[in-house]
RNA sequence: GGCCGGUUGGUCAAGCGGCUAAGACGCCGCCCUCUCACGGCGGAAUCAGGGGUUCGAUUCCCCUACCGGCUA
Repeated sequence: GGCCGGUUGGUCAAGCGGCUAAGACGCCGCCCUCUCACGGCGGAAUCAGGGGUUCGAUUCCCCUACCGGCUA
């Protein structure tokens, strides 16, 4: 350099055109407790960046960036 795959809250991770973007851990608040822990309830926090297609894009296409693999 070429080809292939990947990038979603702080971390892991589901999603495969119309969802309030699921869940776990973590964080915050309340309840419980003499206190802590455990447990219960609630909350904040996410689609790598740009462009395109579409009535509508996390999802499809292109470019860029980064990560991984194969190859020269």
Transfer RNA from Candidatus Minthocola equi, 72 nucleotides, folded computationally. The sequence is in RNAcentral, with records from ENA. The coordinates come from a structure-prediction model, not an experiment, and the mean pLDDT is 82. Its Rfam family is "tRNA". Lineage of the source: Bacteria > Bacillota > Clostridia > Lachnospiraceae > Candidatus Minthocola.